[in-house]
RNA sequence: AGCGACUUGGUGUAAUCGGUCCAGCACACCGGACUCAUGAUCCGGAGGUUUAGGGUUCGAGUCCCUUAGUCGCUA
Numbered sequence: 001a002g003c004g005a006c007u008u009g010g011u012g013u014a015a016u017c018g019g020u021c022c023a024g025c026a027c028a029c030c031g032g033a034c035u036c037a038u039g040a041u042c043c044g045g046a047g048g049u050u051u052a053g054g055g056u057u058c059g060a061g062u063c064c065c066u067u068a069g070u071c072g073c074u075a
Stems, first nucleotide, its partner, number of pairs: 001074007010027004019058001029045005052066004
């Protein structure tokens, strides 16, 4: 330098043909129940502007363009 994959809460991930999703699940965190207490278990809660900017569309995490970063391959 060229090509490809990926980027979604603190962490790991799901969202199938663009609509049934103002983004779900697990862990962690906070509160409560239980316990002498801790842990485990059970119940509840908070936390996301989906890397960033723009475009298409009635409607975008999903499609297109640009951009930043990570990883891999080729030279």